[in-house]
RNA sequence: AGCGCGGUGGAGCAGGCUGGAAGCUCGGCGGGCUCAUAACCUGUAGGUCGCAGGUUCAAAUCCUGCCCGCGCUA
Numbered sequence: 001a002g003c004g005c006g007g008u009g010g011a012g013c014a015g016g017c018u019g020g021a022a023g024c025u026c027g028g029c030g031g032g033c034u035c036a037u038a039a040c041c042u043g044u045a046g047g048u049c050g051c052a053g054g055u056u057c058a059a060a061u062c063c064u065g066c067c068c069g070c071g072c073u074a
Base pairs, nucleotide, nucleotide: 001073002072003071004070005069006068007067010026011025012024013023020057028044029043030042031041032040050066051065052064053063054062
C1' cells in the first nucleotide's frame, strides 16, 4: 500500500442481504420470595448504532470518504 471481517446501553452479541417500531443474554437499581444471602419471579433505568457527508418522505440498514481493531497479501 491492497483486500477481507468487525465497530450497536456497563459486558457479550442479534438486527443490515429485502430502508419504516433498537432488541436478546448477562450485569446495575427497585420490589416479591427467604431468618438471611444466593437462586428464582417481577418491574425499571441506561443507546449521538465508530465519525462526517450523500440518496430518500424516512437510514443501524443503501452509497462515498475517513478513524479504530483483527486477519491475509505485498
Description: Model confidence (mean pLDDT): 84 of 100. This is a predicted structure of a 74-nucleotide RNA (transfer RNA) from a Kofleriaceae bacterium. Lineage of the source: Bacteria > Pseudomonadati > Myxococcota > Polyangia > Kofleriaceae.